[in-house]
Molecule: small-subunit ribosomal RNA
Organism: Desulfovibrio sp. A-1
RNA sequence: AUUGAACGCUGGCGACGUGCUUAACACAUGCAAGUCGUGCGAGAAAGGAGACUUCGGUCUCUGAGUAGAGCGGCGCACGGGUGAGUAACGCGUGGAUGAUCUACCCUUGAGUUCGGGAUAACGGUGCGAAAGCGCCGCUAAUACCGUAUAACAAUCCAUUUCAUCGUGGGUUCAAAGCAGGCCUCUUCAUGAAAGCUUGCGCUUGGGGAUGAGUCCGCGUCCCAUUAGCUUGUUGGCGGGGUAACGGCCCACCAAGGCAACGAUGGGUAGCUGGUCUGAGAGGAUGAUCAGCCACACUGGAACUGAAACACGGUCCAGACUCCUACGGGAGGCAGCAGUGGGGAAUAUUGCGCAAUGGGGGAAACCCUGACGCAGCGACGUCGUGUGAGGGAAGAAGGCCUUCGGGUCGUAAACCUCUGUCAGAAGGGAAGAACAUCCGGGAGUCGAACAGCCUCCCGGCCUGACGGUACCUUCAGAGGAAGCGCCGGCUAACUCCGUGCCAGCAGCCGCGGUAAUACGGAGGGCGCAAGCGUUAAUCGGAAUCACUGGGCGUAAAGCGUGCGUAGGCUGCUUGAUAAGUCAGACGUGAAAUCCCUCGGCUCAACCGGGGAACUGCGUUUGAUACUGUCGAGCUAGAGUCCUGGAGAGGGUGGCGGAAUUCCUGGUGUAGGAGAUGAAAUCCGUAGAUAUCAGGAGGAACACCGGUGGCGAAGGCGGCCACCUGGACAGGUACUGACGCUGAGGUACGAAAGCGUGGGGAGCAAACAGGAUUAGAUACCCUGGUAGUCCACGCGGUAAACGAUGGAUGCUAGGUGUCGGGGAGCGAUCUUCGGCGCCGCAGCUAACGCAUUAAGCAUCCCCGCCUGGGGAGUACGGUCGCAAGGCUGAAACUCAAAGGAAUUGACGGGGGCCCGCACAAGCGGUGGAGUAUGUGGUUUAAUUCGAUGCAACGCGAAGAACCUUACCUGGGUUUGACAUCCCGCGAAUCCCUCCGAAAAGAGGGAGUGCCCUUCGGGGAGCGCGGUGACAGGUGCUGCAUGGCUGUCGUCAGCUCGUGCCGUGAGGUGUUGGGUUAAGUCCCGCAACGAGCGCAACCCUUGUCUUUAGUUGCCAGCAGGUAAGGCUGGGCACUCUAGAGAGACCGCCUCGGUCAACGGGGAGGAAGGUGGGGACGACGUCAAGUCAUCAUGGCCCUUACGCCCAGGGCUACACACGUACUACAAUGGCGGAUACAAAGGGUUGCUAAGCCGCGAGGUGGAGCCAAUCCCAAAAAGUCCGUCUCAGUUCGGAUUGCAGUCUGCAACUCGACUGCAUGAAGCUGGAAUCGCUAGUAAUCGCGCAUCAUCAUGGCGCGGUGAAUACGUUCCCGGGCCUUGUACACACCGCCCGUCACACCACGAAAGUUGGUUCUACCCGAAGCCGCCGGGCUAACCGCAAGGAGGCAGGCGUCUACGGUAGUGCUGAUGAUUGGGGUG
Repeated sequence: AUUGAACGCUGGCGACGUGCUUAACACAUGCAAGUCGUGCGAGAAAGGAGACUUCGGUCUCUGAGUAGAGCGGCGCACGGGUGAGUAACGCGUGGAUGAUCUACCCUUGAGUUCGGGAUAACGGUGCGAAAGCGCCGCUAAUACCGUAUAACAAUCCAUUUCAUCGUGGGUUCAAAGCAGGCCUCUUCAUGAAAGCUUGCGCUUGGGGAUGAGUCCGCGUCCCAUUAGCUUGUUGGCGGGGUAACGGCCCACCAAGGCAACGAUGGGUAGCUGGUCUGAGAGGAUGAUCAGCCACACUGGAACUGAAACACGGUCCAGACUCCUACGGGAGGCAGCAGUGGGGAAUAUUGCGCAAUGGGGGAAACCCUGACGCAGCGACGUCGUGUGAGGGAAGAAGGCCUUCGGGUCGUAAACCUCUGUCAGAAGGGAAGAACAUCCGGGAGUCGAACAGCCUCCCGGCCUGACGGUACCUUCAGAGGAAGCGCCGGCUAACUCCGUGCCAGCAGCCGCGGUAAUACGGAGGGCGCAAGCGUUAAUCGGAAUCACUGGGCGUAAAGCGUGCGUAGGCUGCUUGAUAAGUCAGACGUGAAAUCCCUCGGCUCAACCGGGGAACUGCGUUUGAUACUGUCGAGCUAGAGUCCUGGAGAGGGUGGCGGAAUUCCUGGUGUAGGAGAUGAAAUCCGUAGAUAUCAGGAGGAACACCGGUGGCGAAGGCGGCCACCUGGACAGGUACUGACGCUGAGGUACGAAAGCGUGGGGAGCAAACAGGAUUAGAUACCCUGGUAGUCCACGCGGUAAACGAUGGAUGCUAGGUGUCGGGGAGCGAUCUUCGGCGCCGCAGCUAACGCAUUAAGCAUCCCCGCCUGGGGAGUACGGUCGCAAGGCUGAAACUCAAAGGAAUUGACGGGGGCCCGCACAAGCGGUGGAGUAUGUGGUUUAAUUCGAUGCAACGCGAAGAACCUUACCUGGGUUUGACAUCCCGCGAAUCCCUCCGAAAAGAGGGAGUGCCCUUCGGGGAGCGCGGUGACAGGUGCUGCAUGGCUGUCGUCAGCUCGUGCCGUGAGGUGUUGGGUUAAGUCCCGCAACGAGCGCAACCCUUGUCUUUAGUUGCCAGCAGGUAAGGCUGGGCACUCUAGAGAGACCGCCUCGGUCAACGGGGAGGAAGGUGGGGACGACGUCAAGUCAUCAUGGCCCUUACGCCCAGGGCUACACACGUACUACAAUGGCGGAUACAAAGGGUUGCUAAGCCGCGAGGUGGAGCCAAUCCCAAAAAGUCCGUCUCAGUUCGGAUUGCAGUCUGCAACUCGACUGCAUGAAGCUGGAAUCGCUAGUAAUCGCGCAUCAUCAUGGCGCGGUGAAUACGUUCCCGGGCCUUGUACACACCGCCCGUCACACCACGAAAGUUGGUUCUACCCGAAGCCGCCGGGCUAACCGCAAGGAGGCAGGCGUCUACGGUAGUGCUGAUGAUUGGGGUG
């Protein structure tokens, strides 16, 4: 785009079309083919009128020569239906008919003579339920028969011809009358008849027209898993038969005919014009209309006829239905309606012959379900309407909203109009012209001014549709819009609901709590009386590729030769004209399509004309190319001679090394052998090792090589024989002899099979030993087939260059093998092979590139057409078997796949870092305690954090508070914010009740600003109303912010350029170097940004400035002592400013580089130490409970207040710490030296009291001034002496101190007493590289109190680093990849379960074909025909002819036996697919 559609929702009107695609299933009822009295005989009735009457009726006329029936003629073979069958001369197209027929029609010729015998109707009679039938009798014809005439025709003979044509002769064959008119001729004679005449018929010829039969060329679906078929088969001769050729049929003879260019068989199917689609070529289709064919319940058969093997005819058989008196009969809607049934589905038992057409008739006329109309169905196409203009307060309402508004939307309302369609009323067509008849006219025939016939003019009459189309009027916007869609493709977006549910879906895919994708709504988009869906065809699809594809790696080159058919085929020339090209003629039906003109108001639709129908045939011409025939040529191909190379093949022989075995010698053993290490195994019966000898089999080290040979498989010691091919050089010869190759045939690794040998080594299977979770493996010890030979089979492979063969052409470079030429030679050159690199070109890329994967529209063959199922099943074929070859489908998936890119990953590689390992020191893991977590418990044990990167984490401090949890008591505009109203200043004090919150009551008390002195206002409190507050309720996977982590790792990117079809690459890789993408060099890159480094802070040295609260060298004073005082800032120090370090200098290395090694100087040396600082990004990392925030949820509660409890629980488990286990120690005494901090609700001195915690006290200090404050380890002295201790301090008892409203749950501390575990910690694991680890104390934040935690400070102060193999993490380059939520990836097979389709299967059951045989209806034909018999012959007898009947051939249905093919089903079974 399309449809004979159907389904869903919806539906105003009209026109034109169209409507059982299924059950060629079965059919009730009506209708669909009759007509002619001008062919013929016969001929009613009812009714009416009249007459008669015995009143029962009868007769006459009329009805009426009517109805109905019969004989006869024509028609019934047309028209109408259907598509079953048919793969065929069925259809289409073009021819042939010298092989034929043709009723009716037209034209033309001749004729139409004379006779005869029957028969139906009818009458009578009989049988039968009926249908119907028999017998007897009568009668007519345009029915039937004979005869005359005979052109033609048929046939015979002769002649002729290629021939059936032509010519001559012989024989044979015809008829029918009817109607109208008239007497001119004849007869009777008013008028009739014979007759004449006209018309219609009849007979027989010629011609035509129309129709039909037959034959032929070409075209006409699928399957080769259908490969062979055929006996009337193929042909001949002779007959029969037909309208006609012919094996169409028969007898005889011959043995042919068809087939890979697809016979035969199977499946499917009416064919065509056309129709749909497509740019075309094609593909699909064959409704309506038209042509042809076939069929008419199924099968068979003939009759009649011009034509049938006959839809509404006959006979027979069968199935089915109906009637029946059971004896027997009737029927055939695939005609029009209609019914049932089937189905997703397809109409009225309508009107009319008015028109068109058909049959009959002289005609009127009759018949016509053909046809014309109407009805039903949006089934299709076309037309038309459902209103038009104005109308912003942008109404109400809906929806959305950022709350401002937006949108539906000029839409509505409202105003002004119009009047199509539908409705009502009125008017009202065209389609009609004929025929007949009437009137008039002309003509033919004729004796005729009868008459018929023919023609012309005029008139009368005829309409189913239908009172329809159309026109006018009336009223009134009144009665008339839906459907699909809105994630992308694809035009159209928001809200709500839902929450991987419900659902959607054409493909991709949506839905797991903010869904433009589900459902609803608002809005929008599209089409519109329709819109969607389903089904179907073509297109897109170059996705079967003729036009117009491919095969190295995506699917696809046969494993390789030889070669048949076929296809293709060098140069020159001649002929021919088959192909090819051009012209002409015929045909290509009409309709359709296209153009144009016209008719319905337009259009659809219809009509006229044209073009076209790309085809076929005939004919004329052209001759380049192809073909064919002829003649030639040598460039292709081949032959000959010479020569060298080679694991080419076959056969026979020979050789040495090695393994194994045997014999003998030497000789020993905690041996030998094997392995990662072992064991099995061998060995004292003498192994291994070693020497000598022997046996046997197999294979041929070195040479040996991207060397050689072969078609491929493949071929490797040496020699001989036989043999194939290639190559080089040479001249001569043949003269296209060529290429490819469906089938075919030969060869064909390894394994395998058969028979017979052989068997050293090796070695499937097998056994044992190891390894392992297991180990039916890898490793080891053994070991049989096999490996070897001969003969045969098998026929596969990653049989690979994953690249079929042949020819020509298209830059080069380099190596090598074989041969030739030149040169003294180095070397150059040429032919053939084998490799590498590379240009043009090709390729999706990779890559190929004279050994093509390039070019040649080249030639020929093979093969491919999404993945799986499956190289499977079935069938066939080959094989001894194993199995090979050929080779599907159901079902299932939305991919499978190629090449390349970026990452990630690897028990891949290279380079390099890091307390990563190693080297060290100290820990953890064991104990007790502290603390956090899990778990458990609980009314609650609030919540979060969960590998590293949660777990002394949020928490820098839970007794109340905190607090979010639980229980209980209260409260509802609220503890808090804003607005409104009322009252009162605020505020303070007291009492009762209560656990408190809360509740109730009493008292005191007025300020500020303005004022018109009434009051008002700000602020605060109380009460009230509703908007609202409030939520540590949920979602960190809706978010902001902040943070962790990789990681202080050295990376991450951009612009421009360049490369690539592209992803992307380059830069950023490479060579060095660095802590560093740090720097240098190189480079199709050149630059730049974020990171690194530096800039900042601190610390280390110095200078300078400034000296109080700091300092004290010198001076002075003073003390028991003391910077205590004067004084001074030199030093220390404090805190400001500067200096200093930069590979700067020297030397060496390095590319004259970057940089590195060493040295000097220096307080410090190669980023001096430390800190702050964290690129692009990753982990949907963490946090909605810091805060902020979208959405959702709660609102007398999930909010708020209060008391008590809980967060402190405790069988356990883990993390992090503290204290220890002791002598490098504990205890006692004495004594020395810090830094950094804090301090006014604070630090608190001296003094006094207390054993002590502490109390008392109150000086000083807002702090370089005073206080906390003692530093501790250390040092000195003493003691303890290896012990669960004078170690260790848990636990517990008693007594206290302090903080606080309050230490019960649940604080810290003190004293006395108690004195647990623990004697250095399994597997495992952590930190640290120097002022570091270790160890020692001090301070601070939080804080009423509470520190083993956190954050800081200083004191003492080590050991070790060979090195980068390994573990972990990371960086760069490279490689492989089937990974990309990226190895915590991906993914294979069994088993279990469910479902699905398929194969096999003892069988069972259908369909269909064939063969043999049996039976054999009807019927044609043949034979017989004794029975019967009108026409003709015959005087007769009788004959001829005919009929019945009988027999036979053929044969449908049926039967018996058997085979093939095909379907369904089948216990069970097999694999496959999906989940």